[in-house]
Predicted 3D model of a 72-nucleotide RNA (transfer RNA) from an Oscillospiraceae bacterium. The organism belongs to Oscillospiraceae, within Bacteria. Its Rfam family is "tRNA". Its family is annotated with triplet codon-amino acid adaptor activity in the Gene Ontology. The sequence was found in a public genome assembly.
């Protein structure tokens, strides 16, 4: 310098144009003498970032950033 992959909640992780599942953690509650276990409830108005397309974008297009890989 060229090419490719990935970026979603504190962590892991689904999602493939119609407004974001699940697990762990965390917070509140029930249970328990207390704790643990178990159960109930809550938790992403910025999905790396800035634009564009669209009635509608995490999802499609372009630029940039970060990490990893390949070629030289």
């Nucleotide at each position: 310098a060229g090419g490719g992959a990935u970026g979603u909640c504190g962590c892991c992780a689904a999602g493939c144009g119609g407004u974001a599942a699940g697990g762990c953690a965390c917070a509140g509650g029930a249970c328990u003498u207390u704790g643990a276990c178990u159960c109930c409830u809550g938790c992403a108005u910025c999905c790396g970032u800035g634009g564009g397309u669209u009635c509608g974008a995490a999802u499609c297009c372009c630029g940039c950033c970060a990490u990893c890989c390949c070629u030289g």